[in-house]
Context: one part of a larger RNA
């Protein structure tokens, strides 16, 4: 490379955007690049093959012929691919009218809880556990009232919503983006995928500054225990939070790449619309989009899926286990490390 695969056996990039490339609706023309059908030239000799002949046979040798593929010239074909020109509207956009949403960013506001070496009242214990002790407290703790601070937003809350993923939930304002649905306008294939590339990317970590209520790796003390570098308790630096810049990884999971067409049903939820109904709403009917739990065909090694079925398109990746996501080299990073990524010995 071919072939076969990629939920769980090796294997889907963390995610989307997009360049090259690959692939791509319908109708009528043009051309003939590839395609296809002839014809022709060439494809040294030897070899191979076929026919005949010669060494007593054979190997071997001699003579004559021939196939296929390739490359070139020339002539014809035009269904499909491609190309030229013109159109069509179903794919894809745009405009207008609605609509749901924890989608993004930036302001403003809020109430509960916690803490307080802030103030008042008050006067003896508090706290913690399986049980205790360390710990706090007459220098006034715990309790209670007021002030302050920082961080997080109970109930609603759902098998629910939204976003490309990561993520996202107190209320409200501004601004930005995406989705869905309806009616008809408009552009007229403008599409799909996507190597490289640039962008986003939890937590932890790093740099500088600000902050520090609570929690809390490290660490100290108390317990437990044979021991206890732990589980439990009491303290607690860094961190967690904010601003600005890095890092680029996660079981970044649906362990399931993207987009597209087709293929039984019934059932729940979310959003929107139509018709019917009503004083108005609900219910019931139906369409479309999303999301669940079931389930037939089909698939599967099974489990199960129901898209992991059946078609065509594009991309990543895999090829027994260890050694090893290691070594070396390179690129990136302040660093930690990340990306790329083997061999030998071994079974």
């Nucleotide at each position: 490379u071919u072939g076969g695969a990629u939920g769980u056996a090796a294997a889907g990039c963390a995610u989307a955007u997009a360049u090259a490339g690959g692939u791509g609706u319908c109708u009528u023309u043009u051309u003939a690049a590839g395609u296809c059908c002839g014809u022709u030239g060439u494809c040294a000799a030897a070899u191979c093959u076929c026919a005949g002949g010669g060494c007593u046979c054979a190997a071997c040798c001699c003579u004559a012929g021939a196939c296929a593929a390739g490359c070139g010239g020339u002539g014809a074909a035009a269904a499909a691919u491609a190309u030229c020109a013109a159109g069509u509207u179903g794919g894809a956009g745009u405009a207008c009218a609605g609509u749901a949403g924890g989608a993004a960013c930036a302001g403003a506001g809020g109430g509960a809880a916690u803490u307080u070496u802030c103030g008042g009242u008050g006067g003896a214990g508090u706290g913690g556990u399986g049980a205790a002790a360390u710990a706090c407290a007459u220098a006034g703790a715990g309790a209670u009232c007021g002030g302050a601070a920082a961080a997080a937003c109970a109930c609603c809350a759902a098998c629910g919503g939204c976003a490309a993923a990561a993520a996202u939930a107190c209320u409200u304002u501004g601004c930005u983006a995406g989705g869905c649905c309806a009616a008809c306008a408009u552009u007229g294939a403008c599409a799909c995928u996507a190597a490289g590339a640039g962008a986003u990317g939890a937590a932890a970590g790093c740099u500088a500054g600000a902050g520090a209520a609570a929690u809390g790796a490290a660490u100290g003390a108390g317990a437990u225990u044979a021991g206890a570098u732990a589980c439990c308790c009491u303290a607690g630096c860094a961190g967690u939070c904010c601003u600005a810049a890095c890092c680029a990884u996660a079981a970044a999971c649906g362990a399931u790449g993207g987009a597209u067409a087709c293929u039984a049903g019934g059932u729940g939820c979310u959003a929107u619309g139509c018709g019917u109904a009503u004083c108005g709403a609900c219910c019931a009917u139906u369409a479309c989009a999303g999301u669940g739990a079931u389930g037939u065909a089909g698939c599967u090694a099974a489990u199960g899926c129901a898209u992991a079925u059946c078609g065509a398109c594009c991309c990543u990746c895999u090829u027994a286990g260890g050694g090893a996501g290691u070594a070396c080299g390179u690129u990136c990073a302040u660093a930690a490390g990340a990306a790329u990524g083997a061999u030998a010995u071994u079974c």